The RNA shown here (transfer RNA) has 73 nucleotides and comes from an uncultured Planctomycetota bacterium. Model confidence (mean pLDDT): 81 of 100. The sequence was found in a public genome assembly. Rfam family: tRNA. By type it is a transfer RNA. Rfam links the family to the GO term triplet codon-amino acid adaptor activity.

RNA sequence: GGGGCUAUAGCUCAGCUGGGAGAGCAUCGCGUUUGCAACGCGGGGGUCGUCGGUUCAAGUCCGUCUAGCUCCA
Numbered sequence: 001g002g003g004g005c006u007a008u009a010g011c012u013c014a015g016c017u018g019g020g021a022g023a024g025c026a027u028c029g030c031g032u033u034u035g036c037a038a039c040g041c042g043g044g045g046g047u048c049g050u051c052g053g054u055u056c057a058a059g060u061c062c063g064u065c066u067a068g069c070u071c072c073a
Stems, first nucleotide, its partner, number of pairs: 001072007010025004019056001027043005049065001051063003
C1' cells in the first nucleotide's frame, strides 16, 4: 500500500425479507431469610462507531471516514 471481517445498553452478544430496538450478566427496588447467599417479581439504562446518500420509512441497503482483528505484499 491492497483485500476481507467487526463496531447495537456498563460487559458479552442477538436482531430473519427495510416498518416493535432486544436477551443474559451487572445495577437499583420489593418479596422471601435473624442476617448473607441463592431464588422470585419489577424498574432504570441506547447518538445502533462518524458523516452523507437512497426510501413514505434505515441497526438493516449504498458511499465515506475512524477504530479494532485478520490475510497478501